[in-house]
A computed fold for an 81-nucleotide RNA, annotated as c-di-GMP-I riboswitch aptamer.

RNA sequence: CAAACAAAGGGGCAAACUUAUCGAAAGGUAAGGACGCAAAGCCAAGGGCCUAAAUUUAUAACAUGGUAGCCGGUUGCAUUU
Numbered sequence: 001c002a003a004a005c006a007a008a009g010g011g012g013c014a015a016a017c018u019u020a021u022c023g024a025a026a027g028g029u030a031a032g033g034a035c036g037c038a039a040a041g042c043c044a045a046g047g048g049c050c051u052a053a054a055u056u057u058a059u060a061a062c063a064u065g066g067u068a069g070c071c072g073g074u075u076g077c078a079u080u081u
Base pairs, nucleotide, nucleotide: 002081003080004079012037013036017032018031019030020029021028022027035069041074042073043072046071047070048067049066050065055061056060
């Protein structure tokens, strides 16, 4: 420098659910809790998905709201080759 993630060490993150709180909702944050994760670090300027307050031509449509633990982009530790 390139590739890999089978195994090992030390660590890291934390799904569902519960409580509190913010929010119209989706969802976020904090604490508890672990289903899992080698990028479950970061990015919502690409695609997808969720929600539909406001708006509109209103049984509906729509993101300006979310989601990075869907794909993607980007940076990177240990180990192995």